[in-house]
RNA sequence: AUACGAUAAUAGCAAACUCAUCGAAAGAUGGGGACGCAAAGCCAAGGGUCUAAGGUCGCUAGAUUAUGACAGCCGGUUGCCGAA
Numbered sequence: 001a002u003a004c005g006a007u008a009a010u011a012g013c014a015a016a017c018u019c020a021u022c023g024a025a026a027g028a029u030g031g032g033g034a035c036g037c038a039a040a041g042c043c044a045a046g047g048g049u050c051u052a053a054g055g056u057c058g059c060u061a062g063a064u065u066a067u068g069a070c071a072g073c074c075g076g077u078u079g080c081c082g083a084a
Base pairs, nucleotide, nucleotide: 004082005081012037013036017032018031019030020029021028022027035072041077042076043075046074047073048070049069050068054065055064056063057062
């Protein structure tokens, strides 16, 4: 340095649920709460997933569309510790 990941050390994050706020929704932020996590840090100009207000099509029902989201799906990138 690269890989790897302890019943090690130090520090950290926080699923579901719930309350408040924002949002058309997906979802987000904050409080409570811990299922878990060695990147559960960051990136939505790579893949994937969710939503569909507005637009388009349609007589309607509905279809379609991201300019909206998700990094705790894969991926990219940076980084703490050091037993085997």